[in-house]
């Protein structure tokens, strides 16, 4: 200089005018209005797929089912998240992708093919009947064919042909030594050899009670309803021919308790907060010490006009609060690294 990889950054700036939410503080003044200073969305606020806090609800232990995570070792309040490592694949590489057990036991494995796992034979390839062989009987799996996947890989030896039958090397398995906190590596020595699914059931280890801010908490009328208590000189009923007196009920009224309905207010932002530095660790992070507050609404505020920066454009708008993953997405920027080419 092209193409790549990886890990960050920024996500318009300034000035005037007009609006809109929130706090403070003042004025008029009991209903808001009005004047001042302050502040006022994101890298994802999204999807709501994990993990927490936090607020109710259930909960003696202990089992069982029913769900989830899965190489190892470390961080974290926790996690399916991060680091750093092992082992397999991918890439010329930088770098990326996967990860428990299939020799515990039980199933599946379509078409095709002789066989899909207790191993077998279509075509070949050898022998042997017979005069042949296009026949029939035996051997054998090297080679063809069929699959997504074919019973260790190449090579010599051997054979009638063959074949771990033998040897040599490589895979793979066991056992022994070393090495490493560990995944798992080196090394020697043995018989020679085991098919894939566990997101079939299942084994093993290790975690999990539900519900979610429309949680959930406090104050509260007007009305209407419920519960308890008072009830007279007034009504009504019962006694009674009638009246009175009396008794008893009930009823106006009139105290009292709780719930519900509206309508208010806390839950709401000071945080497992943030930035700088130092220190401790490969690093994810943690510790110290400094400094700084950065929306808080409820018919729901953050906008819109014009100038200048060549040009201002994307994806998208907070609602209980964090840690993460995903996923969308203009134009650029930086910093290390790989391949290839130029050119001193």
């Nucleotide at each position: 200089g092209u193409g790549a990889g990886u890990a960050g950054g920024u996500g318009g700036a300034u000035a005037a005018c007009c609006g809109c939410g929130g706090a403070u503080g003042g004025a008029u003044u009991a209903g808001a209005u009005c004047c001042a200073u302050c502040u006022g969305a994101g890298g994802a606020a999204a999807g709501u797929c994990c993990g927490a806090g936090c607020u109710c609800c259930a909960c003696a232990g202990g089992g069982c089912a029913a769900g989830g995570u899965g190489c190892u070792g470390g961080g974290u309040a926790a996690u399916a998240c991060c680091c750093a490592g092992u082992g397999g694949c991918g890439g010329u590489g930088a770098c990326g992708c996967c990860a428990g057990g299939a020799a515990a036991g039980u199933g599946c494995c379509a078409c095709a093919g002789a066989a899909a796992a207790u191993a077998u034979a279509c075509c070949g390839c050898c022998u042997g009947u017979u005069a042949u062989a296009u026949a029939c009987a035996g051997g054998u799996a090297a080679g063809g064919g069929u699959g997504a996947a074919a019973a260790g890989g190449u090579g010599a030896g051997g054979u009638a042909a063959g074949a771990g039958c033998u040897c040599a090397c490589c895979a793979g398995c066991a056992a022994g030594a070393g090495g490493g906190u560990g995944a798992c590596c080196u090394c020697u020595u043995g018989g020679c050899u085991u098919g894939g699914c566990a997101a079939a059931c299942c084994c093993c280890a290790c975690c999990u009670g539900g519900a979610g801010c429309a949680a959930g908490g406090c104050c509260u009328a007007a009305u209407a309803g419920g519960g308890g208590g008072a009830g007279a000189g007034g009504g009504u009923g019962c006694c009674c021919u009638g009246a009175c007196c009396g008794u008893u009920a009930u009823u106006a009224u009139c105290c009292c308790c709780g719930g519900g309905u509206u309508g208010g207010c806390c839950g709401c932002u000071a945080g497992a907060g943030g930035c700088a530095a130092c220190u401790g660790g490969u690093a994810a992070c943690a510790g110290u010490u400094g400094c700084c507050c950065c929306a808080g609404a409820u018919g729901u505020a953050u906008g819109g006009u014009u100038a200048u920066c060549u040009a201002a454009a994307a994806c998208a708008g907070a609602a209980c609060u964090c840690g993460g993953c995903u996923u969308a997405c203009u134009g650029c920027c930086u910093a290390c690294u790989c391949a290839c080419c130029c050119u001193g």
Model confidence (mean pLDDT): 76 of 100. Bacterial RNase P class A from a Bacillota bacterium, 344 nucleotides, folded computationally. It matches the Rfam family "Bacterial RNase P class A". It is annotated as a ribozyme. A source record names the gene rnpB. The RNAcentral record of the sequence draws on ENA. Of the family's consensus pairs, 93% are formed in the model. The source organism's lineage runs through Bacteria, Bacillati and Bacillota.